This is a predicted structure of a 74-nucleotide RNA (transfer RNA) from an Oscillospiraceae bacterium.
Order: sequence, then C1' cells, then structure tokens
RNA sequence: GUGGAUGUAGCUUAGCUGGUUAAAGCGUCGGAUUGUGGUCCCGAAGAUCGUGGGUUCGAAUCCCAUCUUCCACC
Repeated sequence: GUGGAUGUAGCUUAGCUGGUUAAAGCGUCGGAUUGUGGUCCCGAAGAUCGUGGGUUCGAAUCCCAUCUUCCACC
C1' cells in the first nucleotide's frame, strides 16, 4: 500500500438485513435480611452506540470519509 474484521455502561456481551422506552450478567451505590460479614432478595445510578457527515418521517442498524485494535496478502 491492498483486502477483511473490530469499536454499544467501569468490564464482558445482546440488539432479529431501519420503528419510536438501547437490554442482560458482573461490578458500584442504597435498602431489606444477619450479632458482623458473605450468600440470597428489592431498588437506583451509569451509554448522545469510536469520530464527523449523508440518506430517511424515523439510524446502534443503510451509505461516505476518518481513527483505534487485530488478521491476511504484497
């Protein structure tokens, strides 16, 4: 340089070839329980979906550019 893959909460992932509230587990915080802690149970916070544009009534999802990491070829 060429081709491909990857990016979503602090971490690990889901999200059905566009549809209105982006979900779960672990973790964090609060509560209940306990003599204390752990386990279990209830609740809450936390994401402008890598970045910037475009298409559309509507984009995590489609298109373009760009960046990160990885793979293959040269």

It matches the Rfam family "tRNA". Rfam classes the family as a transfer RNA. Taxonomically the source falls in Oscillospiraceae (Bacteria, Bacillati, Clostridia, Eubacteriales).